Predicted 3D model of an 86-nucleotide RNA (c-di-GMP-I riboswitch aptamer) from a Gemmataceae bacterium. Rfam family: c-di-GMP-I riboswitch aptamer. From the family's description: GEMM was predicted in a large-scale screen for bacterial structured RNA regulatory elements. Genes associated with GEMM are involved in a diverse array of functions, including chemotaxis regulation, signal transduction, secretion and chitin.
């Protein structure tokens, strides 16, 4: 110098709650608050899982059933990455 682990260090990131939104049918998102926690809690829907069902599709009806919508802070897997003691 590289890779793999990750002590201390300087930072970073942000869960619930709440508020707001002339985003969205919903799940959810952006935003402000605030920290539950996180060594990739950066970034991707690729492979799997999970939410929602607006449209459609079936039903006399209640209801069902489906993603092309969503969650990378659900595992995984790809790609990048700051510091470096045992």
């Nucleotide at each position: 110098u590289c890779c793999u682990c990750g002590a201390a260090a300087g930072g970073g990131c942000a869960a619930a709650c709440c508020c707001g939104g002339u985003c969205g049918a919903a799940a959810g998102u952006c935003g402000g608050c605030g920290a539950c926690g996180c060594a990739a809690a950066g970034c991707g829907a690729u492979g799997g899982g999970c939410c929602u069902a607006a449209g459609g599709g079936c039903g006399c009806g209640a209801g069902c059933c489906u993603a092309g919508g969503g969650c990378c802070g659900c595992c995984a897997c790809g790609c990048u990455a700051c510091c470096g003691a045992a």